[in-house]
RNA sequence: GCCUGGCUAGCUCAGUUGGUAGAGCAUGGGACUCUUAAUCUCAGGGUUGUGGGUUUGUGCCCCAUGUUGGGCA
Numbered sequence: 001g002c003c004u005g006g007c008u009a010g011c012u013c014a015g016u017u018g019g020u021a022g023a024g025c026a027u028g029g030g031a032c033u034c035u036u037a038a039u040c041u042c043a044g045g046g047u048u049g050u051g052g053g054u055u056u057g058u059g060c061c062c063c064a065u066g067u068u069g070g071g072c073a
Stems, first nucleotide, its partner, number of pairs: 001072007010025004019056001027043005049065005
């Protein structure tokens, strides 16, 4: 330099055909327990890497760009 994958909750990751963004773990409250742990239950938590564009509407399509991994030279 060229090709290619990832970026979404604190962490690990889903999100199918464009139509109100989810799970597990973690965190907080409650129940249970002599207490803790475990278990059960409820809740909080998101500028979907960034900036534009298209569209009635974009995590998803298009352009630019940042960062990180792989391959080739």
Molecule: transfer RNA
Organism: Erinaceus europaeus